[in-house]
RNA sequence: CGAGUCGGUCGGGCGGUCGCGUCGGCGCGCUUCUAGCGCGUCGCCGAGGAACGUCCGGGCUCCGCAGGGCAGGGUGGUUGCUAACAGCAACCCGGGGUGACCCGCGGGAAAGUGCCACAGAAAGCAGACCGCCGUCGCGGCGCAGCCGCGGCGGUAAGGGUGAAAGGGUGGUGUAAGAGACCACCAGCAUCCCGGGUGACCGGGAUGGCUCGGUAAACCCCACCCGGAGCAAGGCCAAAAGGGCACCAUCGCGAGGUGGUGCCUGCGCAGGCGUCUGAGGAUGGCCCGUCCGAGCCUGCGGGUAGGCCGCUAGAGCCUGUCGGCGACGGCAGGCCGAGAUGGAUGACCGCCCGUCGUCCCGUCUCGGCGGGACGACGACAGAACCCGGCGUACAGACCGACUCGUCCG
RNA sequence: GGGGCCGUAGCCCAACUGGCAGGAGGCGAACGGUUUAGGUCCGUUACAGUGCGGGUUCGAAUCCCGCCGGCCCCA
Numbered sequence: 001c002g003a004g005u006c007g008g009u010c011g012g013g014c015g016g017u018c019g020c021g022u023c024g025g026c027g028c029g030c031u032u033c034u035a036g037c038g039c040g041u042c043g044c045c046g047a048g049g050a051a052c053g054u055c056c057g058g059g060c061u062c063c064g065c066a067g068g069g070c071a072g073g074g075u076g077g078u079u080g081c082u083a084a085c086a087g088c089a090a091c092c093c094g095g096g097g098u099g100a101c102c103c104g105c106g107g108g109a110a111a112g113u114g115c116c117a118c119a120g121a122a123a124g125c126a127g128a129c130c131g132c133c134g135u136c137g138c139g140g141c142g143c144a145g146c147c148g149c150g151g152c153g154g155u156a157a158g159g160g161u162g163a164a165a166g167g168g169u170g171g172u173g174u175a176a177g178a179g180a181c182c183a184c185c186a187g188c189a190u191c192c193c194g195g196g197u198g199a200c201c202g203g204g205a206u207g208g209c210u211c212g213g214u215a216a217a218c219c220c221c222a223c224c225c226g227g228a229g230c231a232a233g234g235c236c237a238a239a240a241g242g243g244c245a246c247c248a249u250c251g252c253g254a255g256g257u258g259g260u261g262c263c264u265g266c267g268c269a270g271g272c273g274u275c276u277g278a279g280g281a282u283g284g285c286c287c288g289u290c291c292g293a294g295c296c297u298g299c300g301g302g303u304a305g306g307c308c309g310c311u312a313g314a315g316c317c318u319g320u321c322g323g324c325g326a327c328g329g330c331a332g333g334c335c336g337a338g339a340u341g342g343a344u345g346a347c348c349g350c351c352c353g354u355c356g357u358c359c360c361g362u363c364u365c366g367g368c369g370g371g372a373c374g375a376c377g378a379c380a381g382a383a384c385c386c387g388g389c390g391u392a393c394a395g396a397c398c399g400a401c402u403c404g405u406c407c408g
Numbered sequence: 409g410g411g412g413c414c415g416u417a418g419c420c421c422a423a424c425u426g427g428c429a430g431g432a433g434g435c436g437a438a439c440g441g442u443u444u445a446g447g448u449c450c451g452u453u454a455c456a457g458u459g460c461g462g463g464u465u466c467g468a469a470u471c472c473c474g475c476c477g478g479c480c481c482c483a
Stems, first nucleotide, its partner, number of pairs: 001404010012351007020046002023043008048379001052390002055388005060229004067287004072225005077091005092106001093104004107220002112218002114214003129159002131155011167185006186210001188207008233308004241264010266300007279291004315334008352377011409482007418435003421430001427466001437453005459475005
């Protein structure tokens, strides 16, 4: 210098004007005092690395502490991390890459069942199409033999088919062959030794000679799984009551006054049931246990108060210690949205980055440098909160490492 | 918030116990015949690689995983 691998950070910056939301201060006002609300003004803060998808896991809250059996779902190398996980880290095994490194739903196929199309003779307690060999018969000839055809038998070494044809190579052996036998190699099972927490690795002995693939097919094994979800759930108000909507009128507004219609607590019809118990909880079924006076269906109508939950948390940053690491301990510092028709925006100026056009300079004719103008600045936006995963993303920066070439 | 289904020729659908993508599928299209011409009718032909990416398998529209798009149900 070129090509690449892994990890991390940022996600335009500064200033001004106007606007919006929560909270706090002050002033004025509304209301029945407290509380609350409205207007004005000042101040602080005001989206993300994915706020997204909602695929997992947990916190939190409630339910009648959730028993047994069957079914169902999930997970699937090992050890660890963690609140937990299907996540993460390290390692093991297998595969890919020259390498840094990457990928793996990675338990079981000598428990059982199923499937393996087409091709092929044969596809699952294998199989004779060609070939090879033996034998019998017939025929031919140049007749102790050779050749051809047919029958019976042997043979998995060779050919051919296929994704896959029941170890590989060499030899002995044989009519031809074959783990039939032998040597080496590969692999399997059992046992032993050594290393490792473990997955597993290394070595040795024995054995039968070799056992197909598929479980992201049924299935088997081990472990795990109570349900619902912030519309969870809780509190406040009241019967001469409280609230909502609309209309008229006064007010910037909160609100006041008056009227109308509603809600809180709707109406109608049908069916079942009230201890001989409908229905419900225990995820689906059965048993058991418990609750139990209402439940189901159809049609019409309505959906309307305020507050809490609510944002300080398995939180963030820095340093240090332990650990290979995920992560954990300790010390110090920090507070960073909380809406409820739902705020976080718009404009201007300067700068930055990218792209396009034009001009100038340079020169090794393809770049480099400078200037002007214009456009653009991704993906996307909280709604109970966290930990992950997955997906989207213009561009910029940093670190570690690998390979190649050249120079010293 | 909770749950389920679908995506295949231009359009509508089959195939989804894994095995030739079409039952001699329908509508439509092109061409030919019939007609004076058009329609009808008859005949012939073409049209996709199964929404996208990856995996399992000898082999994937089908099985598994992740996305994209659409639809439905319950509260």
Record summary
Predicted 3D model of RNase P RNA and transfer RNA as a complex of 483 nucleotides. Model confidence (mean pLDDT): 77 of 100. Rfam match: Bacterial RNase P class A. Rfam classes the family as a ribozyme.